[in-house]
Context: one part of a larger RNA
RNA sequence: GAGUAGCGAAAGUGAAGUGAGAAUCUUUACCAUCGAAAAUCCGAGGUUUCCUGGGCAAGGCUCGUCCUCCCAGGGUUAGUCGGGACCUAAGCCGAGGCCGAAAGGCGUAGGUGAUGGACAACACGUAGAAAUUCGUGUACCGCCGAUGUCUGCUUGAGAGAAGUGGGGACGCAGAAGGAUAGCGUGAGCCGGCCGCCGGAAGAGCCGGUUCAAGCGUUGAGGGUAUCGUGUAGGCAAAUCCGCACGAUGUUAAGCCUGAGACGUUACGGGGAGGGAAAUACAAGUACCGAAGCAUGCGAGUCCACGCUGACGAGAAAAGCCACUAUUGAGGACAUAGGCGCCCGUACCGCAAACCGACACAGGUGGAUGAGGAGAGGAUCCUAAGAU
Numbered sequence: 001g002a003g004u005a006g007c008g009a010a011a012g013u014g015a016a017g018u019g020a021g022a023a024u025c026u027u028u029a030c031c032a033u034c035g036a037a038a039a040u041c042c043g044a045g046g047u048u049u050c051c052u053g054g055g056c057a058a059g060g061c062u063c064g065u066c067c068u069c070c071c072a073g074g075g076u077u078a079g080u081c082g083g084g085a086c087c088u089a090a091g092c093c094g095a096g097g098c099c100g101a102a103a104g105g106c107g108u109a110g111g112u113g114a115u116g117g118a119c120a121a122c123a124c125g126u127a128g129a130a131a132u133u134c135g136u137g138u139a140c141c142g143c144c145g146a147u148g149u150c151u152g153c154u155u156g157a158g159a160g161a162a163g164u165g166g167g168g169a170c171g172c173a174g175a176a177g178g179a180u181a182g183c184g185u186g187a188g189c190c191g192g193c194c195g196c197c198g199g200a201a202g203a204g205c206c207g208g209u210u211c212a213a214g215c216g217u218u219g220a221g222g223g224u225a226u227c228g229u230g231u232a233g234g235c236a237a238a239u240c241c242g243c244a245c246g247a248u249g250u251u252a253a254g255c256c257u258g259a260g261a262c263g264u265u266a267c268g269g270g271g272a273g274g275g276a277a278a279u280a281c282a283a284g285u286a287c288c289g290a291a292g293c294a295u296g297c298g299a300g301u302c303c304a305c306g307c308u309g310a311c312g313a314g315a316a317a318a319g320c321c322a323c324u325a326u327u328g329a330g331g332a333c334a335u336a337g338g339c340g341c342c343c344g345u346a347c348c349g350c351a352a353a354c355c356g357a358c359a360c361a362g363g364u365g366g367a368u369g370a371g372g373a374g375a376g377g378a379u380c381c382u383a384a385g386a387u
Stems, first nucleotide, its partner, number of pairs: 012030006032387003039368004045348002049346001050074006059067002079140002081344004086117002091112003097106003121138005141340004147334005158327002163323004172309003177303003182297005188209006194202001210269002214264005221257004225248007233241002273288002311314001354363002370382004
């Protein structure tokens, strides 16, 4: 310079409390803001910021008794969630190999690598901080398995590829249907209420009116063939696939698929509401617990890339199924019971905790996303919830 610029989009006010100290912390009342978000859940990234107790020198654009700051202690529990012990894509690595003054480059077999495929758990409760992980209840998957039953022993039970085939297996647009989530309404049902000036026992007012996986029974819709004989193809073989011929069928049956519904699970959970005794062992806690129906609307969700259509013609591999090559003396089913490895799991996550030098009007992928009005996720007002 200068007590100057600025104090970073924003609504607070009153009372009470704590304290050395309060516009700023805590509690409470009213008011106000967001509500396709300024709510909720994941991913990336951060890496203890989470919770509790204590603290206020610095950080906090003021203050500070407060904090994402400082100190100390505590906190992340899995057969089923995500990843690995499975698979492969681009990319990367790369035995031999080819190339290159050297360093090294490329690349076969092979490996690696999810952003994809495959794959068994749901509901509720619970702490100051964890939960599909702990607890309760009910399941499922893989393996072991006393015992029982059945079956085979060369007249072949059974196993079975690193091989062969099928399958997995896929894009986009459009339309219609079924179903569910969700929501509305109710003189239904259940619980509560009848008021501070006047009225109100009424078709009064307020609130609630539910639940998973699993198992059983069904099932809108969609797809479709089945059998026999032959066989020169599928790098060997094949009873499998393909091909050829024949038979049956071709709106159907059967088979495959398939959301959902119903029953059960549930004499259970949750549930409006009611509600202690106590007192640093602390409460709206423990505990008790009603009704659970009808009807309407109805999805950007599911059936499902299922159907139809057009051209730009829309991953791979494994799991899985079948086939033999090969093997072969035990095998199968049911069941009590038992076992189940490693890593992640706190917290923020449209943000004061990530990327922006900052507690920065910027940027940041996915899912859920209620009501009134509305074509609508626009817009305005609100719920839950958050400020």